[in-house]
The prediction has a mean pLDDT of 77. A computed fold for an 88-nucleotide RNA from Aeromicrobium choanae, annotated as ZMP/ZTP riboswitch aptamer (pfl RNA motif). The source organism's lineage runs through Bacteria, Actinomycetota, Propionibacteriales, Nocardioidaceae and Aeromicrobium. It matches the Rfam family "ZMP/ZTP riboswitch aptamer (pfl RNA motif)". A reference for the family is Kim et al. (2015), "An ancient riboswitch class in bacteria regulates purine biosynthesis and one-carbon metabolism", Mol Cell. Rfam links the family to the GO terms one-carbon metabolic process and regulation of purine nucleotide biosynthetic process.
RNA sequence: UGGUCCGAGCGCGACUGGCGUUGAGGUGGUUACCACCAGGGAGCGGUCGGGCAGCACGACUUCGGGACCGUUCGCCUGGGCCCCGCGU
Numbered sequence: 001u002g003g004u005c006c007g008a009g010c011g012c013g014a015c016u017g018g019c020g021u022u023g024a025g026g027u028g029g030u031u032a033c034c035a036c037c038a039g040g041g042a043g044c045g046g047u048c049g050g051g052c053a054g055c056a057c058g059a060c061u062u063c064g065g066g067a068c069c070g071u072u073c074g075c076c077u078g079g080g081c082c083c084c085g086c087g088u
Base pairs, nucleotide, nucleotide: 003052004051005050006049007048008047010045011044012043015040016039017076018075019074020073025037026036027035028034029033038071063085064084065083066082068080069079
């Protein structure tokens, strides 16, 4: 110096659907979607402080498993992101 763990703060940020219900998103279009507005938001990256000290520990993609994320609740549809395992 890098790495990693905890805390703080900043930036980025996918996804935010349909029906019913509810005081508990709206407007327009339209076949579980599109646009705008409002409200959420896993996760990613840097910075600062403290601890650890050989600790820590790579990438890609397929498949499988698990957790988390999107406006009261339920059912449903479709996504995102992270972790683990197998394989390459």